[in-house]
RNA sequence: CCAUCGAAACGGCAAAACCCGGGUAAUCGGGUGACGCAAAGCCACCUGUCCGUUAUGAAGCGGAUAGAGGGGUUACCGAA
Numbered sequence: 001c002c003a004u005c006g007a008a009a010c011g012g013c014a015a016a017a018c019c020c021g022g023g024u025a026a027u028c029g030g031g032u033g034a035c036g037c038a039a040a041g042c043c044a045c046c047u048g049u050c051c052g053u054u055a056u057g058a059a060g061c062g063g064a065u066a067g068a069g070g071g072g073u074u075a076c077c078g079a080a
Stems, first nucleotide, its partner, number of pairs: 005078002012037002017032006035067001041073003045070003048065006
């Protein structure tokens, strides 16, 4: 120095709920607020889940979810 790993330290993010706003909706943005998180930083490539639409139905198409999992990528600190 790098990888793995996650003790300590400096910090970081922000669930539910409430208020305001966008959206047909899932849900998203802002404020308050902290359930938790060592990537709970970012990415919709794969799977799952959710919403809309077509259709008798299945398949399909569009959207959402990164705090559902996998994967990709970047990153603070440095004990065992």
Overview:
A computed fold for an 80-nucleotide RNA from a Deltaproteobacteria bacterium, annotated as c-di-GMP-I riboswitch aptamer. The sequence was found by an Rfam model in a public genome assembly. Model confidence (mean pLDDT): 87 of 100. The organism belongs to Myxococcia, within Bacteria.